[in-house]
Molecule: transfer RNA
Organism: Saprospiraceae bacterium
RNA sequence: ACGGGCAUAGCUCAGCUGGUAGAGCGACGGUCUCCAAAACCGUAGGUCGUGGGUUCGAUCCCUACUGCCCGUG
Numbered sequence: 001a002c003g004g005g006c007a008u009a010g011c012u013c014a015g016c017u018g019g020u021a022g023a024g025c026g027a028c029g030g031u032c033u034c035c036a037a038a039a040c041c042g043u044a045g046g047u048c049g050u051g052g053g054u055u056c057g058a059u060c061c062c063u064a065c066u067g068c069c070c071g072u073g
Base pairs, nucleotide, nucleotide: 001072002071003070004069005068006067007066010025011024012023013022019056027043028042029041030040031039049065050064051063052062053061
């Protein structure tokens, strides 16, 4: 330099061919217990990497860029 993949909650990741974003773990609160753990219930937490475009509507499609990974030379 060229080709490909990835970027979504604090972490690991889902999100079915576009329709107002979820799980597990973790955090916090509660029930239980003499206390704690475990178990169960609940709560908070996200400008979906950034800018632009298409669309009535974009995490999803198009485009440029940024970062990381793999490959070719």